A computed fold for a 78-nucleotide RNA from a Pseudomonadota bacterium, annotated as Glycine riboswitch aptamer.
[in-house]
Formats: sequence, C1' cells, structure tokens
RNA sequence: UGCGGGAGAGAGCGGGGCGAUCCCCUGCCGCCGAAGGCGCAACCGGCCCCCGGAAACGCUCAGGCACAAAGGACCGCA
Repeated sequence: UGCGGGAGAGAGCGGGGCGAUCCCCUGCCGCCGAAGGCGCAACCGGCCCCCGGAAACGCUCAGGCACAAAGGACCGCA
C1' cells in the first nucleotide's frame, strides 16, 4: 500500500433552502471518542531531583452524533 473486519454519541429545538418525511446550511443546547492534534499523563529510558520518548489514559481544538455514504484507532491476511 491492497483486501477484509471495525465502535461510540440527539431522527434535539429554532430559522432558511426544497413540493413533503428525509436531506443540506446555519444558530443554540446536549453528547461521543478510535483520524489528526494537544497534555497537567500511566509507563519506559538516560549522562538521573534534570532531560528525552510516550498510551487504546486525559483534554475535546479539529472531527463525529437515525439509516446509508464518507471517515475510522486497532486486528487479520498478502
């Protein structure tokens, strides 16, 4: 890199678009945590009271919150 598996959280309320549920945009509130990012951070290392690395932990900036699509840490195979 390719293929497969892959969770969580409002079909929330108002306004607008559209012929209507849906869908899209936007504002507000409530949430999620498994892209990324960050850290006050478990843990590891060193020339050790300082420094470095750093998680699936924490924070939620970003991202995401009916189905679907997309994304998706991580796992398996090649």
Of the family's consensus pairs, 89% are formed in the model. Its mean pLDDT, the model's own confidence on a scale to 100, is 83. The source organism's lineage runs through Bacteria, Pseudomonadati and Pseudomonadota.